Overview
Transfer RNA from a Fibrobacterales bacterium, 74 nucleotides, folded computationally. The sequence is in RNAcentral, with records from ENA. The organism belongs to Fibrobacterales, within Bacteria. Its Rfam family is "tRNA". Its family is annotated with triplet codon-amino acid adaptor activity in the Gene Ontology.
[in-house]
RNA sequence: CGGGAUGUAGCUCAGUCUGGUAGAGUACUACAAUGGGGUUGUAGUGGUCGUUAGUUCGAAUCUAAUCAUCCCGA
Numbered sequence: 001c002g003g004g005a006u007g008u009a010g011c012u013c014a015g016u017c018u019g020g021u022a023g024a025g026u027a028c029u030a031c032a033a034u035g036g037g038g039u040u041g042u043a044g045u046g047g048u049c050g051u052u053a054g055u056u057c058g059a060a061u062c063u064a065a066u067c068a069u070c071c072c073g074a
Base pairs, nucleotide, nucleotide: 001073002072003071004070005069006068007067010026011025012024013023020057028044029043030042031041032040033039050066051065052064053063054062
C1' cells in the first nucleotide's frame, strides 16, 4: 500500500440475506417465598446499533467515506 472479517444494553450475542415497534441470556434494582444467606419466581432499569454523510415515506439493515481490532497478500 491492496483485500477481507468484526463493531448492537455493564458483559456474551441474535436480528442484516428479504428496510417497517430494537431483542435474548447474564448482570443490576424492587417485591414475594426463607429465621438469615443462597436459590427460585414476578416486575422493572439500562442502547441516538463504532463515527459522519447519502438514498428512502421509513435505515441496525442499502450506498459512500472514515475510526478501532484482527486476518491475508505485497